A computed fold for a 153-nucleotide RNA from Virgifigura deserti, annotated as FMN riboswitch aptamer (RFN element).
Rfam family: FMN riboswitch aptamer (RFN element). Gene Ontology term of the family: FMN binding.
The organism belongs to Virgifigura, within Bacteria.
Its mean pLDDT, the model's own confidence on a scale to 100, is 78.
[in-house]
RNA sequence: GAACGUUCUCGGGGCGGGGUGGAAGUCCCCACCGGCGGUGAUUGCGAGAAAUCGCAUAAGCCCGCGAGCGCUCGCCGAUCAUCAUCGGCGAGGUCAGCAGAUUCGGUGCGACUCCGAAGCCGACGGUCACAGUCCGGAUGGAAGAGAGCGGGA
Numbered sequence: 001g002a003a004c005g006u007u008c009u010c011g012g013g014g015c016g017g018g019g020u021g022g023a024a025g026u027c028c029c030c031a032c033c034g035g036c037g038g039u040g041a042u043u044g045c046g047a048g049a050a051a052u053c054g055c056a057u058a059a060g061c062c063c064g065c066g067a068g069c070g071c072u073c074g075c076c077g078a079u080c081a082u083c084a085u086c087g088g089c090g091a092g093g094u095c096a097g098c099a100g101a102u103u104c105g106g107u108g109c110g111a112c113u114c115c116g117a118a119g120c121c122g123a124c125g126g127u128c129a130c131a132g133u134c135c136g137g138a139u140g141g142a143a144g145a146g147a148g149c150g151g152g153a
Base pairs, nucleotide, nucleotide: 004150005149006148007147008146009145010144016030017029018028019027031133032132033122034121035065036064037063038062043056044055045054046053047052060120061119068098069097070095071092072091073090074089075088076087077086078085102118103117104116105115106114124136125135126134
């Protein structure tokens, strides 16, 4: 001291003000929020005479991933001649369908990442009224992160 194995821990933020209305954290105006990995010219610290190097940090809308919904399959139940349909439970990401959303100007060798400006996006179910911000599944799951132990290229 690499791969790998194993255990444990951690692992999502946000409606404040006004308007309409019988009723809105759901509509309208203003406001507020941004999971994980990668990339990265930012910033900070350190090393060096310098070139430069190391560590930390830096994208909601660039490339991927996750949860959720959908889809497919299986089992059970209801209806049923059957198929199909509906409900419940479970499995599947080598199912990516929803998986969303960015431009302009500046600097520069180089930026959709920096600086400035203007925009845009946000699962499902519930609700006296349409939800990124309320309630619920969820004291759940998970992308992953860290630590311990084993391991020894």
It was read from a public genome assembly, where an Rfam model found it.